The part of an RNA shown here (large-subunit ribosomal RNA, domain I) has 591 nucleotides and comes from Brevibacterium jeotgali. Its Rfam family is "Bacterial large subunit ribosomal RNA". Its family is annotated with ribosome and structural constituent of ribosome in the Gene Ontology.

Context: one part of a larger RNA
RNA sequence: AGCGCAUGGUGGAUGCCUUGGCAUCAGGAGCCGAUGAAGGACGCGGUAAUCUGCGAUAAGCCUCGGGGAGUUGAUAAACGAACGGUGAUCCGAGGGUGUCCGAAUGGGGAAACCCCGCGGCAUGUUAUGUGCCGUGACCCGCAUCUGAAUAUAUAGGAUGUGUGGAGGGAACGUGGGGAAGUGAAACAUCUCAGUACCCACAGGAAGAGAAAACAAUUGUGAUUCCGUUAGUAGUGGCGAGCGAACGCGGACCAGCCUAAACCGUGUGUGUGUCAAACGUGCUGGUGUUGCAUACGCGGUGUUGUGGGGUUGCCCGUCUUUCUCCAGCAUGAGGAGGACGCGCUGCAGUGGUUGUAGUCGAACACGGUGGGAAACGUGACCGUAGUGGGUGAGAGUCCCGUAGACGAAACGGCUGCUGGGCGUGUGUGGUGAUACCCGAGUAGCACGGGACCCGUGAAAUCCCGUGUGAAUCUGCCAGGACCACCUGGUAAGGCUAAAUACUUCCUGAUGACCGAUAGCGGAUAGUACCGUGAGGGAAUGGUGAAAAGUACCCCGGGAGGGGAGUGAAAUAGUACCUGAAACCAUGCGCUU
Numbered sequence: 001a002g003c004g005c006a007u008g009g010u011g012g013a014u015g016c017c018u019u020g021g022c023a024u025c026a027g028g029a030g031c032c033g034a035u036g037a038a039g040g041a042c043g044c045g046g047u048a049a050u051c052u053g054c055g056a057u058a059a060g061c062c063u064c065g066g067g068g069a070g071u072u073g074a075u076a077a078a079c080g081a082a083c084g085g086u087g088a089u090c091c092g093a094g095g096g097u098g099u100c101c102g103a104a105u106g107g108g109g110a111a112a113c114c115c116c117g118c119g120g121c122a123u124g125u126u127a128u129g130u131g132c133c134g135u136g137a138c139c140c141g142c143a144u145c146u147g148a149a150u151a152u153a154u155a156g157g158a159u160g161u162g163u164g165g166a167g168g169g170a171a172c173g174u175g176g177g178g179a180a181g182u183g184a185a186a187c188a189u190c191u192c193a194g195u196a197c198c199c200a201c202a203g204g205a206a207g208a209g210a211a212a213a214c215a216a217u218u219g220u221g222a223u224u225c226c227g228u229u230a231g232u233a234g235u236g237g238c239g240a241g242c243g244a245a246c247g248c249g250g251a252c253c254a255g256c257c258u259a260a261a262c263c264g265u266g267u268g269u270g271u272g273u274c275a276a277a278c279g280u281g282c283u284g285g286u287g288u289u290g291c292a293u294a295c296g297c298g299g300u301g302u303u304g305u306g307g308g309g310u311u312g313c314c315c316g317u318c319u320u321u322c323u324c325c326a327g328c329a330u331g332a333g334g335a336g337g338a339c340g341c342g343c344u345g346c347a348g349u350g351g352u353u354g355u356a357g358u359c360g361a362a363c364a365c366g367g368u369g370g371g372a373a374a375c376g377u378g379a380c381c382g383u384a385g386u387g388g389g390u391g392a393g394a395g396u397c398c399c400g401u402a403g404a405c406g407a408a409a410c411g412g413c414u415g416c417u418g419g420g421c422g423u424g425u426g427u428g429g430u431g432a433u434a435c436c437c438g439a440g441u442a443g444c445a446c447g448g449g450a451c452c453c454g455u456g457a458a459a460u461c462c463c464g465u466g467u468g469a470a471u472c473u474g475c476c477a478g479g480a481c482c483a484c485c486u487g488g489u490a491a492g493g494c495u496a497a498a499u500a501c502u503u504c505c506u507g508a509u510g511a512c513c514g515a516u517a518g519c520g521g522a523u524a525g526u527a528c529c530g531u532g533a534g535g536g537a538a539u540g541g542u543g544a545a546a547a548g549u550a551c552c553c554c555g556g557g558a559g560g561g562g563a564g565u566g567a568a569a570u571a572g573u574a575c576c577u578g579a580a581a582c583c584a585u586g587c588g589c590u591u
Base pairs, nucleotide, nucleotide: 001590002589003588004587005586006585007584008583009582015576016541017540020513021512022510023509024508025507026506027505028504029502030501031168032167039101040100041099042055043054044053046079047078049075050074051073061095062094063093064092065091066090070083071082072081106115107114108113116136117135118134119133120132121131122130123129138165139164140162141161142160143159144158145157146156172203173201174200175199176198177197183190187237213220214219224251225250226249227248228247234242235241255494256493257492258438262299263298264297265296266295267294268293269292270291271290272289274287277286278285304472306437307436308435309433310432311431312430313429314428315426318337319336320335321334322333323332324331338425339424340423341422342421343420344419346418347417348416349415350414351413352412353411354410355409357405358404359403363378364377365376366375379396380395381385387399388398389397443467444466445465446464447463448462449461450460453479474489475488476487477486478485528535529534548575551562552561553560554559
């Protein structure tokens, strides 16, 4: 020096564990904000710091409930000082307080700071000081008052008023913009994809929605979603690819309001008319009364076997009362009651449910062991043998579980009664008439886009530029176009449910992970890095219980040797198990 064996050190693999994650499901909730949000800064405790909670009333104040013996949150003990059966701490509901920043909103600003006006109060004062409270941004709507160029007017301004706006939010939604890597085995049309991403806006859902729809000679009857039709018909450098619909089966079901014609009424404008009065030199004006026109309001009216209006005739009318024209009948209008329907967070009353909680069966002994729940013996409960804990595997020890109960207060859902509001009491019949039936619209040309459809024979739908109809004897569609036939009635609006999603709350589950795994995070967006946008860790385990080694010895200490605790200390806060690399020591063998 090598090899082997043994004993140690180092190291932290492995095994076991779990405080933390992941995924899915069910139910709830689905917005918060100028009554100042989300998110923060700074403070608040008897004692430094961080977390939690709270806000100068500051780990808290008040009220109402629950609960019943200890309590003054955590790391995290100790000391101090207190509270509590006159019911504390704790849990729930409702209030109060709530510094400063932040949409941030009196002005400013390098967020959490600086400076001010006005009103009130306090400071012994009618203070050029100080403090406290309140108020003071902008935009929009409405009302009122003012008011230019310019006579009427308008713009503008001022004041008041509004539970108007502003900002935030994980995904889901609608709209406006909108890629490329990629695929096509290259690449340009094409694809990826109207995806990612950006912006705006909304809601608990959104959007869509009551046929100018489909279908095909039979018919269906708003929209949405699911299954199928079907990888079909199509489209496509007919490449790569893209890719319907009808129909059928389900989920859910709900229908309505306007514009116009016509009537009434008000205002403005234009043009006529005219009695009195005001006024006047005259015209003109206020006022009277026609016509035309524009706008506002009320009534009417809403459809495709076309509907409505106007008008003639016929039929019908819940009831009472009043007014007008009038001799009466008839007619027109107003008010009240009755009945029906709808709405109602206006009040009362019930059911159910949520936000604290309550009750909740049944076991002992023996020995082993540090410890019994294992083992043995004999019992018991079960509408409860899910689960967790307890010194080792516990139905019967503890918390629970099955089951059964419970709310002063505040909510959700759903009835009933009363009140209030709205609405109806012609979806009438039969003739006539041709007044209305949504215009810079439909259509067309050109340029684009969306549709299975890449310009094609290209309908349909939507934009841009230009052009530009008709009103039911009308117009649109049925895939160029025409005829016939069939379906519908555009150019106004609203609409629950079935559908999508999960930041959040509650519960449950797992052939999900178990500390290099599982979220980045057993907590941390921390430490740290970066001017910044941004990037972004690691570290779990003594023991049943600290019983965490009094005392003695060596040592400056660190550390160790005794002693002691403990079942165990080779479990000693470098702590469960403690692999390998690597380093030693002892012994053996070889050179």